[in-house]
This record gives sequence, C1' cells and structure tokens, in this order.
RNA sequence: GGGCGUGUGGCUCAGAGGCUAGAGCACUGCCUUCACACGGCAGGGGUCGCAGGUUCGAGUCCUGCCACGCCCA
Repeated sequence: GGGCGUGUGGCUCAGAGGCUAGAGCACUGCCUUCACACGGCAGGGGUCGCAGGUUCGAGUCCUGCCACGCCCA
C1' cells in the first nucleotide's frame, strides 16, 4: 500500500428502511433475611466510531476518514 471483517448503555451482544434504540450481566433504591447470598419489584445510564450523502423516513443503504482484528504485498 491492497482486500475482508468489526465498531450500538460499564461489559457481552441483538436490532437485514417505519420500534419511543433493546436484552442479559453489572450498577442504584425498596421488599424479603438476625445478616449475607439467592429471589422479587422499581429505577438510572447509549444517539448507535466521526463526517457527508440517498430517502418522506437511516443503527440499518452509499461515500470518505478513524480505530481494532485477519489475510496479501
């Protein structure tokens, strides 16, 4: 330098154009317990790597860039 893949709450990941962006774990509060753990209920937290474009509408499609991984040179 070229090719492919990945980038979404703290972590692991779903989401294949119309949903109010979700799940599990984690975190906070309450209940339960003598206490802890388990369990139950409630809650906080992300604008989806960055910037453009297409579209009535984009996390999802297109372009460029960035980071990481693999392959080739």
Description:
The RNA shown here (transfer RNA) has 73 nucleotides and comes from a bacterium. The same sequence occurs in records of 2 taxa. Rfam family: tRNA. By type it is a transfer RNA.